The RNA shown here (c-di-GMP-I riboswitch aptamer) has 85 nucleotides. The model forms 95% of the base pairs in the Rfam consensus. It was read from a public genome assembly, where an Rfam model found it. The coordinates come from a structure-prediction model, not an experiment, and the mean pLDDT is 80.

RNA sequence: CCGUUUUAAAGGCAAACCUGGUGAAAACCAGGGACGCAAAGCCACAGGGUCUAAGGCCGAAGGGCUAUGACAGCCGGUUGCCGCA
Numbered sequence: 001c002c003g004u005u006u007u008a009a010a011g012g013c014a015a016a017c018c019u020g021g022u023g024a025a026a027a028c029c030a031g032g033g034a035c036g037c038a039a040a041g042c043c044a045c046a047g048g049g050u051c052u053a054a055g056g057c058c059g060a061a062g063g064g065c066u067a068u069g070a071c072a073g074c075c076g077g078u079u080g081c082c083g084c085a
Stems, first nucleotide, its partner, number of pairs: 012037002017032006035073001041078003047075002049071003055066004
């Protein structure tokens, strides 16, 4: 410098659920808690996908469509630590 197959140590993150808060909702934030994670770091204007539908549009109504709202722990993109080989 290249690669990232396997394992250990140190350290890191934190699902469900509970409490409090924000939000129309999806979801998020803080504390507790660990199902898991070698990128569970970062990116939602590279892209696909998923969730929600306040507002808007349509409808006589039930309701339907729609992201400018979310999800990176769905795929993907991107950067990268320690040790071993």